[in-house]
Annotation
This is a predicted structure of a 376-nucleotide RNA (Bacterial RNase P class A) from Demequina globuliformis.
RNA sequence: UGAGUUGGCUAGGCGACCGCGUGGCUCGUCAGAGCCCCGAGGAACGUCCGGGCUCCACAGGGCAGGGUGAUGGCUAACGGCCACCCGGGGUGACCCGCGGGACAGUGCCACAGAGAGUAGACCGCCUUCGGUGUAUGCCGAAGGUAAGGGUGAAAGGGUGAGGUAAGAGCUCACCGCGCGACUGGUGACAGGAGCGGCACGGUAAACCCCACCCGGAGCAAGGCCAGACAGGAUGCGUUCGAGGGCUGCCCGCCCGAGGCAUCCGGGUAGGCUGCUGGAGCCCUGGAGCAAUCCAGGGCCUAGAUGGAUGGUCGCCCGGCGCGGUGCGGUAACGCGGCGUGCCAGACAGAACCCGGCGUACAGGCCAACUCAUCCG
Numbered sequence: 001u002g003a004g005u006u007g008g009c010u011a012g013g014c015g016a017c018c019g020c021g022u023g024g025c026u027c028g029u030c031a032g033a034g035c036c037c038c039g040a041g042g043a044a045c046g047u048c049c050g051g052g053c054u055c056c057a058c059a060g061g062g063c064a065g066g067g068u069g070a071u072g073g074c075u076a077a078c079g080g081c082c083a084c085c086c087g088g089g090g091u092g093a094c095c096c097g098c099g100g101g102a103c104a105g106u107g108c109c110a111c112a113g114a115g116a117g118u119a120g121a122c123c124g125c126c127u128u129c130g131g132u133g134u135a136u137g138c139c140g141a142a143g144g145u146a147a148g149g150g151u152g153a154a155a156g157g158g159u160g161a162g163g164u165a166a167g168a169g170c171u172c173a174c175c176g177c178g179c180g181a182c183u184g185g186u187g188a189c190a191g192g193a194g195c196g197g198c199a200c201g202g203u204a205a206a207c208c209c210c211a212c213c214c215g216g217a218g219c220a221a222g223g224c225c226a227g228a229c230a231g232g233a234u235g236c237g238u239u240c241g242a243g244g245g246c247u248g249c250c251c252g253c254c255c256g257a258g259g260c261a262u263c264c265g266g267g268u269a270g271g272c273u274g275c276u277g278g279a280g281c282c283c284u285g286g287a288g289c290a291a292u293c294c295a296g297g298g299c300c301u302a303g304a305u306g307g308a309u310g311g312u313c314g315c316c317c318g319g320c321g322c323g324g325u326g327c328g329g330u331a332a333c334g335c336g337g338c339g340u341g342c343c344a345g346a347c348a349g350a351a352c353c354c355g356g357c358g359u360a361c362a363g364g365c366c367a368a369c370u371c372a373u374c375c376g
Base pairs, nucleotide, nucleotide: 001372002371003370004369005368006367007366008365009364010363012316013315014314015313016312017311018310020039021038023036024035025034026033027032041347045358046357048356049355050354051353052352053218054217055216056215060251061250062249063248065214066213067212068211069210071083072082073081074080085099086097087096088095089094100209101208105207106206107203108202109201122149123148124145125144126143127142128141129140130139131138132137157175158174159173160172161171162170176198177196178195179194182191183190184189222273223272224271225270231264232263233262234261235260236259243255244254245253246252280299281298282297283296284295285294286293287292318343319342320341321340322339323338325336326335327334328333
């Protein structure tokens, strides 16, 4: 200097004028007026997870169903986060993983190929016999073989040597694979040495098995107030229990008598609350590799309800282009300043709240690390 990897920050500021919303104070009979504080996000988006909270409801068990899946920690919890192990990718910094089980069972591995799971002989190689032939050879039969070739995503471990009629872990060396003990580690797991010729493959993001976890519905939950109306029919039943509730089913439990179910018809759609002080935020110190936790101190930052926070002007900051210029440097290049023109930008807006994940994002800034090249 260039190319990369990982993590983080920001999302304009000030002033003036006009205009909005909640709350507080003052004035006013009321309508309303004045002043003050505060007034969208890093994702408010997606609704994918987990909770707080409310009700079912006094709240229990089983089956079905669903979710997760190496190990150890963090957290209210999670399918999240942190560290670390194994496997894969990358020169590397780093990144990825639907990470338990194929000897519980079922299924699948097309086509090609001789043969695709306790699965083989197509071309070959060797021996014997017979025929033919000048010879090398050729044809047929029997036997042996799986080292060589071919097919395929994958073919009864790999390389080399010995051995054999030709071959084969047949034997041996190394690698691979399997196994008990030893060492290190909280653990997943890793490691030097020893023994064994040692093979019924792969696939569970196929069904399935195993381990652990899981009530349901949701702020349109729920509570209170005001107001209005119009009831009728049928059926069952009145404690020997009709009917209903607890996601689906069962058990069990509970409600229940002017009761319940079904059908037809009428009225209401208003107001208040829930609704913002929190698993809250900021600073300092300590523990920890970290996620995070502990202690001390400080702060209160929207609460709308057809749904508020906007418009104009000026200056500054920021960005882009053009022109000139100063300094450093061998150069490449770097740093700064002047004038002028343009832009005012991205993704996008609370609606009970919180912790995560995923997605979108103009312009700009910071830190650490890796690789390549050049100079000293």

Its mean pLDDT, the model's own confidence on a scale to 100, is 77.